[in-house]
Context: one part of a larger RNA
Molecule: large-subunit ribosomal RNA, domain VI
Organism: Candidatus Omnitrophota bacterium
RNA sequence: CGUAGGAGAUUUGAGGAGAUGUGUCCCUAGUACGAGAGGACCGGGACAUACGGACCUCCGGUGUUCGAGCUAUCCCGCCAGGGGUAUAAGCUCGGUAGCUAUGUCCGGAAAGGAUAAGCACUGAAAGCAUCUAAGUGCGAAGCCCCCUCCAAGACCAGAUCUCCCUGGAACUUCGGUUCCCUAAAGACCCCUUGUAGACCACAAGGUUGAUAGGCCGGGUGUGUAAGAUCCGUAAGGAUUUCAGCUAACCGGUACUAAUGGGUCGUGAGG
Numbered sequence: 001c002g003u004a005g006g007a008g009a010u011u012u013g014a015g016g017a018g019a020u021g022u023g024u025c026c027c028u029a030g031u032a033c034g035a036g037a038g039g040a041c042c043g044g045g046a047c048a049u050a051c052g053g054a055c056c057u058c059c060g061g062u063g064u065u066c067g068a069g070c071u072a073u074c075c076c077g078c079c080a081g082g083g084g085u086a087u088a089a090g091c092u093c094g095g096u097a098g099c100u101a102u103g104u105c106c107g108g109a110a111a112g113g114a115u116a117a118g119c120a121c122u123g124a125a126a127g128c129a130u131c132u133a134a135g136u137g138c139g140a141a142g143c144c145c146c147c148u149c150c151a152a153g154a155c156c157a158g159a160u161c162u163c164c165c166u167g168g169a170a171c172u173u174c175g176g177u178u179c180c181c182u183a184a185a186g187a188c189c190c191c192u193u194g195u196a197g198a199c200c201a202c203a204a205g206g207u208u209g210a211u212a213g214g215c216c217g218g219g220u221g222u223g224u225a226a227g228a229u230c231c232g233u234a235a236g237g238a239u240u241u242c243a244g245c246u247a248a249c250c251g252g253u254a255c256u257a258a259u260g261g262g263u264c265g266u267g268a269g270g
Base pairs, nucleotide, nucleotide: 001153005164006163007162008161009160010159011158015150016149017148018147021049022048023047024046025045026044027043033038051107052106053105054104055103060100061099062098066094067093068092069091070090071086072085073084074083075082076081112144113143118138119137120136121135165269167180168179169178170177171176181267186264187263188262189261190206191205192204193203194202211257212256213255214253215252216251217250218249221245222244227240228239229238230237231236
């Protein structure tokens, strides 16, 4: 810009993309077959591997500062208790959310249509025969569908639902132009953000509000804080105390910040 008014939703699916794997074991059945050795078709079931998708309950990883421990050194006057540096984490042990695989769940199925090689029916040319010449049936992991995703710029531009706009004057080449009035539905700017993200977009919100922060409660992690008391000459131990602290998690709560406002979009539609 188009989709012959504007707008918000929900969709159809032309077309496109993806996927399509394989093995082992058991039953049927030691049956059919076979002198025996051996050993099925058809049909049913279980498991596995590779691949793919999703997810984080479990199992693990990470988790740069959530908890704890440790050394050297400097500092907070000293003790105690802390802080800095040793990595752009000082080292070590754990670890929430998130992200993850080696973890978990799921997938390939089933059905239909037309066929290939092939197997047939009916059947002449050619009184026979013949699957073919007319006609008819079956028959593949392959083809078309079926399954998943995208999809109306699919210019044959589709469909459904809902919402919005019903002024005046002058001029006119009758297409419209100018001035005044009017400014909808809706959208955006802006702001708080994250399930989203390079930006944009998308999504949740903007006081008729739980969007983020704070605060409160819970959870989770760490593992029993500081101080005090007691025991011990002391190192240290015990009690208070499963304490103290606790990120991204779950809920609640307007305390703080989303204030105020602006812009676009018109007047019933070739």